[in-house]
Context: one part of a larger RNA
């Protein structure tokens, strides 16, 4: 000098775009943050005088609840960054091939009976399907050299023909894996290490692999820094500096971990799974004392902690995303408003005249200076502000369809009218004088300054430097 996710103390017109628990990964009251799809399927109800059509709900079934979201606790690690590999996989999508014949049983709901305070059950019966077994069949697997295992599911529609399902073979994008090199301090931490290091055989993965086991060897690491020990999410960025380099990691991307604390598997294409399930712990709650229920490190929002961080808003209109032919529907991702000078940027608080150089305040050598063209006063103008009209792009592929919003903007009207602080002023450093104090009270970033003429303190007057902020702390370079 420059910076900040800032704090404070004064002060505060307005736009625009940003950002906003940096502390307690403390502990939460209540609301939403993941549903969908009746064009898989059987009911149950509404409605209708019938039929037929339609709308509702719980259930069984299908995708999705492994995205999105938040947080930084753990981790010095193949976490991450770069640079590369070979023994994997991959739902939806995209090409290309081949196929979908037969058969059987049940289980929810339902209905009838019943325990339980509840949470949530028991028993009997009935009954569907894209749920669920079975038989066949297979250019693919698999042992192996002729064998063995293993597939499908229909739905709409008058139809044409859409669309779903199985198999294999390749793309794309996505996941795991292996490795070379970069990645903080400490030596007042020098030896660490028995599944450790390699090999076999067996097991187990999607896959390689001491990833697990039995045996057999003794080996693998380490002054190029192993082990322990502290701190610490990594990086792309971010600030600073001419660079070198330091230093940092908010906000926005990636990429890791974690979702009350500690396990553990289950389904699945993917998870060991923040709004799933189980087991143990704390804690909070609810009980008829027999039992049951909860996870905001999602959006708001409350306590607490703290110098310190907003609303218990609004719309699915737009981008994205789930599901569904489709309408649609669900979405605290996102889109918007609010709040906060938290920052950046822009802009305003008038403009010209205008000496009686008034009144008044400071100052004085008492003549005068000076505040000062500054007020008053003439005019002019309306950024702004009040008020009234007009009023959008953002919506795509014809018409609809805007949360923001009567918002931005444009016109016209009125009237200088709504709008200046803050800090310093002996030297480093721009600004100086008088009063009061009298080593007291006090100033202070360093030296230093105040003991009776203080340019250093308090106040006035005037001054200067910034300006809707200014000044101080804090902390980087």
């Nucleotide at each position: 000098g420059g910076a900040u996710g800032a704090a404070c103390a004064c002060u505060g017109a307005c736009a625009a775009c940003a950002u906003g628990c940096u502390u307690a990964a403390c502990a939460c009251a209540u609301g939403c943050a993941a549903g969908u799809c009746a064009g898989a399927u059987g009911g149950g109800a509404a409605g209708u005088g019938g039929u037929g059509u339609u709308u509702c709900c719980a259930a069984u079934g299908g995708c999705g609840g492994a995205c999105a979201u938040g947080u930084g606790a753990g981790u010095a690690a193949c976490g991450u960054g770069u640079a590369a590999g070979a023994a994997c996989u991959u739902g939806c999508u995209c090409u290309u091939g081949a196929g979908a014949g037969g058969g059987c049983a049940a289980c929810a709901a339902c209905a009838a009976c019943u325990g339980g305070a509840a949470a949530c059950g028991a028993c009997u019966g009935c009954u569907a399907a894209u749920a669920c077994c079975u038989c066949a069949u297979a250019g693919g697997c698999u042992c192996a050299a002729g064998a063995g295992a293993a597939a499908a599911a229909g739905g709409a529609g008058g139809a044409a023909u859409c669309u779903g399902c199985c198999c294999a073979a390749g793309g794309a994008g996505g996941g795991g894996c292996u490795c070379g090199u970069g990645u903080c301090u400490g030596a007042u931490u020098a030896g660490g290490u028995a599944g450790u290091u390699g090999g076999c055989g067996a097991g187990g993965c999607a896959a390689u692999a001491g990833c697990u086991u039995a045996c057999c060897a003794a080996g693998g690491c380490g002054a190029c820094u192993a082990u322990c020990a502290g701190g610490a999410g990594c990086u792309g960025g971010u600030c600073c500096g001419a660079g070198a380099g330091g230093a940092u990691a908010a906000u926005c991307a990636a990429c890791c971990a974690c979702a009350c604390u500690g396990g553990g598997a289950u389904u699945g294409a993917g998870a060991c799974a923040u709004g799933g399930c189980u087991c143990a712990g704390a804690c909070u709650c609810c009980u008829a004392c027999g039992g049951g229920a909860g996870g905001c490190a999602g959006c708001a929002g409350u306590g607490g902690g703290g110098a310190a961080u907003u609303u218990u808003u609004u719309g699915c209109a737009a981008u994205g995303g789930g599901c569904g032919a489709a309408a649609g529907c669900c979405u605290g991702a996102c889109g918007a408003a609010g709040c906060a000078a938290u920052g950046u940027c822009g802009c305003a608080u008038g403009g010209a005249g205008g000496u009686a150089g008034a009144a008044g305040g400071c100052c004085c050598a008492c003549g005068g200076g000076u505040c000062g063209u500054g007020u008053a006063c003439u005019u002019c103008u309306u950024u702004u502000c009040u008020c009234g009209g007009a009023g959008a792009a953002g919506a795509a592929g014809c018409a609809a369809u805007g949360a923001c919003g009567g918002u931005a903007u444009c016109c016209a009207a009125g009237g200088a009218a709504u709008a200046a602080g803050c800090a310093u002023c002996g030297g480093c450093u721009a600004a100086c004088u008088c009063u009061g104090u009298g080593g007291c009270a006090g100033c202070a970033g360093c030296a230093g300054u105040g003991g009776u003429a203080a340019g250093a303190c308090a106040a006035a007057g005037g001054a200067u430097g910034c300006a809707a902020g200014c000044a101080u702390u804090a902390u980087c370079c």
A computed fold for a 477-nucleotide part of an RNA from Amborella trichopoda, annotated as small-subunit ribosomal RNA, 5' domain. RNAcentral holds the full RNA, with entries from SILVA. NCBI's taxonomy places the organism under Eukaryota, Spermatophyta, Amborellales, Amborellaceae, Amborella.